[in-house]
Predicted 3D model of a 686-nucleotide part of an RNA (large-subunit ribosomal RNA, domain II) from Stygamoeba regulata. Rfam family: Bacterial large subunit ribosomal RNA. Its mean pLDDT, the model's own confidence on a scale to 100, is 85.
Context: one part of a larger RNA
RNA sequence: GCCAGCGAGUUAUGUUAUACGGCUAGGUUAAGGAACAUCCGUUCCGGAGCCGAAGUGAAAGCGAGCGUGAAUAGCGCGUUAAGUCGUAUGAUGUAGACACGAAACCAAGUGAUCUAUCCAUGGCCAGGAUGAAGCUCGGGUAACACCGCGUGGAGGUCCGAACCAGUAUCUGUUGAAAAAGAUUUGGAUGAGCUGUGGAUAGGGGUGAAAGGCCAAUCAAACUUGGAGAUAUCUUGUUCUCUCCGAAAUAACUUUAGGGUUAGCCUCAACUUUUAAGACUCAUGGGGGUAGAGCACUGGAUUCCCAAGGGGGCCUACCGGCCUACCGACGGAAACCAAACUCCGAAUACUAUGAGUUAAGUUGGGAGAUAGACAGUGGGGGAUAAGCUUCAUUGUCGAAAGGGGAACAGCCCAGAUCGCCGAUUAAGGCCCCUAAUUCUAUGCUAAGUGAGUAAGGAUGUGAAGUUUCAUAGACAGUUGGAAUGUUGGCUUAGAGGCAGCCAUCAUUUAAAGAGUGCGUAACAGCUCACCAAUCGAGAGACUUUGCGCCGAUAAUGAUCGGGACUAAGCAUAGAGCCGAAAUCGCGGGUGCGCUACUAUUUGUAGCGCGCGGUAGGAGAGCGUAGUAUGUGCAACGAAGGUGUACCGUAAGGAGCGCUGGAGCGCAUACUAGUGAGGAUGCAUGGC
Numbered sequence: 001g002c003c004a005g006c007g008a009g010u011u012a013u014g015u016u017a018u019a020c021g022g023c024u025a026g027g028u029u030a031a032g033g034a035a036c037a038u039c040c041g042u043u044c045c046g047g048a049g050c051c052g053a054a055g056u057g058a059a060a061g062c063g064a065g066c067g068u069g070a071a072u073a074g075c076g077c078g079u080u081a082a083g084u085c086g087u088a089u090g091a092u093g094u095a096g097a098c099a100c101g102a103a104a105c106c107a108a109g110u111g112a113u114c115u116a117u118c119c120a121u122g123g124c125c126a127g128g129a130u131g132a133a134g135c136u137c138g139g140g141u142a143a144c145a146c147c148g149c150g151u152g153g154a155g156g157u158c159c160g161a162a163c164c165a166g167u168a169u170c171u172g173u174u175g176a177a178a179a180a181g182a183u184u185u186g187g188a189u190g191a192g193c194u195g196u197g198g199a200u201a202g203g204g205g206u207g208a209a210a211g212g213c214c215a216a217u218c219a220a221a222c223u224u225g226g227a228g229a230u231a232u233c234u235u236g237u238u239c240u241c242u243c244c245g246a247a248a249u250a251a252c253u254u255u256a257g258g259g260u261u262a263g264c265c266u267c268a269a270c271u272u273u274u275a276a277g278a279c280u281c282a283u284g285g286g287g288g289u290a291g292a293g294c295a296c297u298g299g300a301u302u303c304c305c306a307a308g309g310g311g312g313c314c315u316a317c318c319g320g321c322c323u324a325c326c327g328a329c330g331g332a333a334a335c336c337a338a339a340c341u342c343c344g345a346a347u348a349c350u351a352u353g354a355g356u357u358a359a360g361u362u363g364g365g366a367g368a369u370a371g372a373c374a375g376u377g378g379g380g381g382a383u384a385a386g387c388u389u390c391a392u393u394g395u396c397g398a399a400a401g402g403g404g405a406a407c408a409g410c411c412c413a414g415a416u417c418g419c420c421g422a423u424u425a426a427g428g429c430c431c432c433u434a435a436u437u438c439u440a441u442g443c444u445a446a447g448u449g450a451g452u453a454a455g456g457a458u459g460u461g462a463a464g465u466u467u468c469a470u471a472g473a474c475a476g477u478u479g480g481a482a483u484g485u486u487g488g489c490u491u492a493g494a495g496g497c498a499g500c501c502a503u504c505a506u507u508u509a510a511a512g513a514g515u516g517c518g519u520a521a522c523a524g525c526u527c528a529c530c531a532a533u534c535g536a537g538a539g540a541c542u543u544u545g546c547g548c549c550g551a552u553a554a555u556g557a558u559c560g561g562g563a564c565u566a567a568g569c570a571u572a573g574a575g576c577c578g579a580a581a582u583c584g585c586g587g588g589u590g591c592g593c594u595a596c597u598a599u600u601u602g603u604a605g606c607g608c609g610c611g612g613u614a615g616g617a618g619a620g621c622g623u624a625g626u627a628u629g630u631g632c633a634a635c636g637a638a639g640g641u642g643u644a645c646c647g648u649a650a651g652g653a654g655c656g657c658u659g660g661a662g663c664g665c666a667u668a669c670u671a672g673u674g675a676g677g678a679u680g681c682a683u684g685g686c
Stems, first nucleotide, its partner, number of pairs: 001686004005681002011095013026051003032045005055062002065077004098236002101233001105226006116200009125190001127159003130155001134151002137148003163187003168183004202218001204214003239620006249262005264367001265365008277357009291343001292341002297337003301333004308326002310323005371396010401412003416587004421583003427577003430562003436574001438573006449564001455549002459546010476533005482506003487501003512527001516525002588610009621674001623671010639658005645652002
């Protein structure tokens, strides 16, 4: 891991609701007793007690009324509806209360053969090195001191075995070992190591102190008990079918992953079905949102006018003048606002009428109170987030099917069952791949299509405005492009061309006191401008369609792929394909109605339904046993095994083999009644 077996809403007693039954203004016995059976038990006594038949008041009390009150008023609670006992089922209280699961808490005991410390009594430490004090001798001193050779043998001294430890690395990691091995390392006469015996015990010990150690267990040991502690937590919770079908919201909560009540689901009863509820249409109603606007409140820009102020000047004061400064109010123009409004929708809400449709109340049972995404309107954030928080709608949740390559939340569409029938939706129709290589007109040349911005560009199509042009445009080619003059100033110089000022005039077909290059300054080249040549369009701009660049990420990847110049894009059209949608044929079932049979009920027809998690309701299958009835079995029971049969399902037969002694069916009752899951089980097997 698999298989088999076992394995989770039970029981007692209250309460409450429903169903059924008994009696009924009453209902009912409990403990206990008696009789009979004695294996269960059955029947009869037993009226204590309990519930109901009357309420009300704090109470005395009064009573179909009572309380309050001065009240005969008003108000509050009553009167005007039958209960009670049992059985079953749902729920709930008290009990372990569906099952398993803590870490913990408390009590009484057991432990110091491990280990910590201590006590008593023993044991052990190869060898080598260093050479303290003291002492002898010598030197030395006035005497000491002091110095030297020896002697001596101190030390938590040194090196290093035994012994003790465990520094670093490697191996080992289902190990040889639940802590070791190898190499290396520290101590090794000491606060040393060790044998034996003994002491200290669990909120206690012991601790050169690490929360260490106290028998492979220590921030409170182990064993047994309280004990089935408690678990707002996790996991698991066993047969089938039918009908309906949620919520992830609000309020409160030591509350936020839990609850209680309401909202939302279900079942039953009752009431009304001219009401009420839902939808559609018509006619009304209020509003202050979107938008818009600036009339108010504020913000904000330019101009005009201008009170007032700043600066300067004159003035003894009064005052006056100037101002490239600021500028209220007012005027003109153009703006902004969730907390602005002179205005003002669509929706929504609401009223009335009409039409189509059923709604409500009370009671039993819930679940849910973690929501997700998408569209729209907002707040927060950065007009970030698969972000967060409201409102509103949809889908998912609890929804399968088709499309979207794949893809809970997007698009289409809501699966009762069967069919080798048909029509469509979204989306598609070259091949993969069902259906057009369909029709018409254009566009695109970028593989754009098939990811992106600011910005950039004689890409190309369409529409338009404007200038020039046979009195010859645009482009090209040839020629000219002069004079006063080197304009004046400045400057070393400034001669069209460093800079400043002016920018005239003349000759002309035309030619700037000069467009650019150039020189130290000139020179030189060139342009504007003119003529000739040529001979028909040329230039500038606006709007718009489709394209181009901008375009960089780590394995090779942004059409699903092949591939496509349409099989791309736009417009218009004709067909076709395409789903569990719709239709057709047949079957099942829920609810309602009708007809027949006619009491249930059954049959037939019609109508509306039949996705479904949590959950509510209903109907069944199977297992074990009991009672009654009725059957099978050595001519072979149960069990096992094989099998092509029956039933809508749980399931049920028949037959063969095996097996070798019991077992079914019908009805009713009772439950240790259904396993694949619980990291399920010190049950077995493989």